[in-house]
A computed fold for a 350-nucleotide part of an RNA from Patescibacteria group bacterium UBA5272, annotated as small-subunit ribosomal RNA, central domain.
The prediction has a mean pLDDT of 86.
It matches the Rfam family "Bacterial small subunit ribosomal RNA".
Lineage of the source: Bacteria > Bacteria candidate phyla.

Context: one part of a larger RNA
RNA sequence: UUGGGCGUAAAGGGUCUGUAGGUUGCUUAAUUAGUCUCCCGUUAAAUCUUUGGGCUUAACCCAAAGCUCGCGGGGGAAACGGUUAGGCUAGAAUAUGCGAUAGGUAUACGGAACUCAUAGUGUAGGGGUGAAAUCCGUUGAUAUUAUGGGGAACACCAAAAGCGAAAGCAGUAUACUGGCGCAUUAUUGACACUCAAAGACGAAAGCGUGGGUAGCGAAUGGGAUUAGAUACCCCAGUAGUCCACGCCCUAAACGUUGCUCUCUCGCUAUUAGGAGUAUCGACCCUCCUAGUGGCUUAGCUAACGCGGUAAGAGAGCCGCCUGGGAAGUACGAGCGCAAGCUUAAAACUC
Numbered sequence: 001u002u003g004g005g006c007g008u009a010a011a012g013g014g015u016c017u018g019u020a021g022g023u024u025g026c027u028u029a030a031u032u033a034g035u036c037u038c039c040c041g042u043u044a045a046a047u048c049u050u051u052g053g054g055c056u057u058a059a060c061c062c063a064a065a066g067c068u069c070g071c072g073g074g075g076g077a078a079a080c081g082g083u084u085a086g087g088c089u090a091g092a093a094u095a096u097g098c099g100a101u102a103g104g105u106a107u108a109c110g111g112a113a114c115u116c117a118u119a120g121u122g123u124a125g126g127g128g129u130g131a132a133a134u135c136c137g138u139u140g141a142u143a144u145u146a147u148g149g150g151g152a153a154c155a156c157c158a159a160a161a162g163c164g165a166a167a168g169c170a171g172u173a174u175a176c177u178g179g180c181g182c183a184u185u186a187u188u189g190a191c192a193c194u195c196a197a198a199g200a201c202g203a204a205a206g207c208g209u210g211g212g213u214a215g216c217g218a219a220u221g222g223g224a225u226u227a228g229a230u231a232c233c234c235c236a237g238u239a240g241u242c243c244a245c246g247c248c249c250u251a252a253a254c255g256u257u258g259c260u261c262u263c264u265c266g267c268u269a270u271u272a273g274g275a276g277u278a279u280c281g282a283c284c285c286u287c288c289u290a291g292u293g294g295c296u297u298a299g300c301u302a303a304c305g306c307g308g309u310a311a312g313a314g315a316g317c318c319g320c321c322u323g324g325g326a327a328g329u330a331c332g333a334g335c336g337c338a339a340g341c342u343u344a345a346a347a348c349u350c
Base pairs, nucleotide, nucleotide: 003322004321005320006319007304008303012318014201015200016199017198021194022193023192025088026087027086028085029084030083031082032081034080035077036076037075038074039073040072041071042070048066049065050064051063052062053061054060091191092188093187094186095185096183097182098181099180103177104176105175106174107173108172109171110154114150115149116148117147118146119145120144121143125136126135162169163168206247207246208245209244210243211242215241216240220236221235222234223233258317259316260315261314262313263312266295267294268293269292270291271290272289273288274287275286276285299306300305323350324349325348332343333342334341335340
């Protein structure tokens, strides 16, 4: 191990695609190893239960009936399930038209800021702090003007906004490309859902090779502070941060809430599309669909809270939990250049 659970107490896999498996719309006919029913056989006796009887009673003993998970054979039923054949359109998908989008990849371009170089003006300070000092500056700094170079990031717009499976995505333009929504009918006709295995993607940091390096900045050096100061503050500053290719595969990868479908009061805001009304047109107003937020009824919850984007009422499938520590460790195995990752105990102890 039945069971009960997984927002915060232990527990949702980082995300998707997806094989096996599990589950699967409406309807007609046939069939039937599931299912239901009847009969037969078997299921030893004792035991057990009920009733009756025998030892003075009881234990004990005797008799009858019942019980015996099931298994085998035969007859029947066809609602449900399976199988076979056919039909349907409400699920799903496709087509057509319209729409929004920081979704992805590549290339080109832009302005502000910063920094460096050169030149001009100009003179003694600048910088930094709680206060200072290290530091920069008469070989002319700081400030200011002009020209040129460089790298990284894109102010305002900007929003409770948008897009993406998640990670994530924001200057502008172009090219290629992904998904999504709405509307109308049309087409296919259950083609669906979920998914062990497997595959793909996966922030930051880190690793390899080659480039690049303005600013920032682990390490490190110096100045302070302090009893000390391997820190907090200051001056510098390497790796890194950036690019290309190849690895790594982990996060408080969080909504700490798996995916899909159905049902269940209202109010309000906003994004995209549509219908109606209105209008010259646009706005406004009413409604429908899809998303994103706030408040809330019923209900749920240990409470906090959740509440049509459910943590409500149900169905299908997967993952996971089962006292604390030892421990996400040891060992083994797989993967990795390494760092390490994945899988994953026990003794012992409370």